[in-house]
Context: one part of a larger RNA
Molecule: small-subunit ribosomal RNA, 3' major domain
Organism: uncultured Planctomycetota bacterium
RNA sequence: UGACGGGGGCCCACACAAGCGGUGGAGGAUGUGGUUUAAUUCGAAGCAACGCGCAGAACCUUACCAGGUCUUGACAUACCGGGAUUAACUUGGUGAAAGCCAGGGGAUUGCCAGCAAUGGUGUAACCGGAACAGGUGCUGCAUGGCUGUCGUCAGCUCGUGCCGCGAGGUGUUAGGUUAAGUCCUUUAACGAGCGAAACCCCUACGUUCAGUUACCAACGCGUCAUGGCGGGGACUCUGGACGGACUGCCGCGCAAGCAAGAGGAAGGUGGGGACGACGUCAAGUCGUCAUGGCCUUUAUGACCUGGGCCACACACGUCCUACAAUGGGUUGUACAAAGGGAUGCAAAGCCGCGAGGCGAAGCCAAUCCUCGAAAGCAACCCUCAGUUCAGAUUGUGGGCUGCAAUUCGCCCACAUGAAGCUGGAAUCGCUAGUAAUCGCGGAUCAGCCACGCCGCGGUGAAUCUGUUCCUGAGCCUUG
Numbered sequence: 001u002g003a004c005g006g007g008g009g010c011c012c013a014c015a016c017a018a019g020c021g022g023u024g025g026a027g028g029a030u031g032u033g034g035u036u037u038a039a040u041u042c043g044a045a046g047c048a049a050c051g052c053g054c055a056g057a058a059c060c061u062u063a064c065c066a067g068g069u070c071u072u073g074a075c076a077u078a079c080c081g082g083g084a085u086u087a088a089c090u091u092g093g094u095g096a097a098a099g100c101c102a103g104g105g106g107a108u109u110g111c112c113a114g115c116a117a118u119g120g121u122g123u124a125a126c127c128g129g130a131a132c133a134g135g136u137g138c139u140g141c142a143u144g145g146c147u148g149u150c151g152u153c154a155g156c157u158c159g160u161g162c163c164g165c166g167a168g169g170u171g172u173u174a175g176g177u178u179a180a181g182u183c184c185u186u187u188a189a190c191g192a193g194c195g196a197a198a199c200c201c202c203u204a205c206g207u208u209c210a211g212u213u214a215c216c217a218a219c220g221c222g223u224c225a226u227g228g229c230g231g232g233g234a235c236u237c238u239g240g241a242c243g244g245a246c247u248g249c250c251g252c253g254c255a256a257g258c259a260a261g262a263g264g265a266a267g268g269u270g271g272g273g274a275c276g277a278c279g280u281c282a283a284g285u286c287g288u289c290a291u292g293g294c295c296u297u298u299a300u301g302a303c304c305u306g307g308g309c310c311a312c313a314c315a316c317g318u319c320c321u322a323c324a325a326u327g328g329g330u331u332g333u334a335c336a337a338a339g340g341g342a343u344g345c346a347a348a349g350c351c352g353c354g355a356g357g358c359g360a361a362g363c364c365a366a367u368c369c370u371c372g373a374a375a376g377c378a379a380c381c382c383u384c385a386g387u388u389c390a391g392a393u394u395g396u397g398g399g400c401u402g403c404a405a406u407u408c409g410c411c412c413a414c415a416u417g418a419a420g421c422u423g424g425a426a427u428c429g430c431u432a433g434u435a436a437u438c439g440c441g442g443a444u445c446a447g448c449c450a451c452g453c454c455g456c457g458g459u460g461a462a463u464c465u466g467u468u469c470c471u472g473a474g475c476c477u478u479g
Stems, first nucleotide, its partner, number of pairs: 004479002007477004012472002015467002019430005026321008034312002042053002064307007073132001077131001079129004089104006110121004134296002137294003143290002145285003148281001150279001155194006161170003174185003200273004205243007215232002219230003246267001249261001251258002323423001327382007339370003344363002349358003389420001394415007436459007
């Protein structure tokens, strides 16, 4: 000087408490450990690995295994020798394919000399050779880049001056205040930088400009009906510019600021996002990529077929669905937002109980489609039961994608109807349009194991005016 303490003081955080809903029990999905296996590719490991890399493992992907093949190579550059039939396209044999063997075909074919014949020279492919290619092989403890974490915590430093022999201190402490090293006052310090805040984006209100594909108040036309049409620029909405909030006003206070009120769409950082200081963990990643070193070179490279990554006594994490009456079922009926759409979204109509099929209008989309949102509301049934709860499992029949659903896809119908009656010790999330609950969309994607992830809106709570304790963090001080 730091770090640490079952030392002290002050202070903060869904840290506890208060409250709501879960996990831990069941079934299933998914990841991991373990075991198994020819292989079950590899990485991630307390928080900060475990629905993580994977925003899509039937082949491909794919890195793993078995078998069959290739060796200047699947891919790049350039060199030497040969080189006029080689490429596209195509036939046959063999084969699981890759490959190997044999054949058809004939693009391109330059330059020089020459009327031409022809001669010389040269090139892509191809053959041979030699440089080299290749490696998801090793080392993240050789590295770059990127990322996680403490933590959006309020800290981390510098210049000059001053103090100390020096390490170093001071500033950055103290008294207040703040979400904040935020600001004020004091002060051997005076200033400054990186952080905090602000500048940026979305959202909440208004003004103005602009009206098509959006809108429809007044006028007119038309329809069974609908902004359907003429038209309109009011309203909604869309999207460009601007305004608006600053503790400005009253009270307290030296000040910073605090408390309350008014006005206001919004009030004291309005709500949300992006943004992550000096550093810590030799944290993570050589398998995104790049890269030093090492290793490999008829194989640790490359191609193919099939298998595996989906195994299953078991253990754990994260989720989904339930155990029911604030519920389940049937019928009717209402209201979104944000997205996506040309090898694409697909309407009407018809067929099918349905998945789906036929069909093709419209739309490169504020125009058309996806698209009947669901919970809700109304009526009726069920009456506490392993049930009209719950839906695992299994059987049969079908549909779709795809070369191909056996290992190993999704969906539909009928049948089947398991465990489960609220979950031990323990443990997680959340302070408001939040939790809880309800559906909708998107990326990846032929299809999909999505209950995941990222978004969108609908309905919409309870509790906290406390800091003793648990956890983590900050400042001062002490050993």